[in-house]
């Protein structure tokens, strides 16, 4: 240059053929507990890469980019 897959909380993930407050686990803030700390227990913050489209409805489909992977040349 061309083909392909990937992209969701600080990490790892989940979302059932589009359907309703996008949930989890670690982790991170307070709390309760303890003489502190740690486990334990409650409560909280925190995300759909980006734009544009189709749709009553988009994480989800389609287009065009960005970024990481991998094949070909």
């Nucleotide at each position: 240059g061309c083909c392909c897959c990937u992209a969701u909380a600080g990490c790892u993930u989940a979302a059932u053929u589009g359907g309703a407050u996008a949930g989890a686990g670690c982790g991170c803030a307070g709390g309760c507990c303890u003489c502190c700390g740690g486990a334990g227990c409650c409560u909280g913050a925190a995300a759909u890469c980006u734009c544009c489209g189709u749709u009553c409805a988009a994480c989800u489909c389609g287009g065009a980019g960005u970024a990481g992977g991998g094949g070909c040349a």
Molecule: transfer RNA
Organism: Minisyncoccota bacterium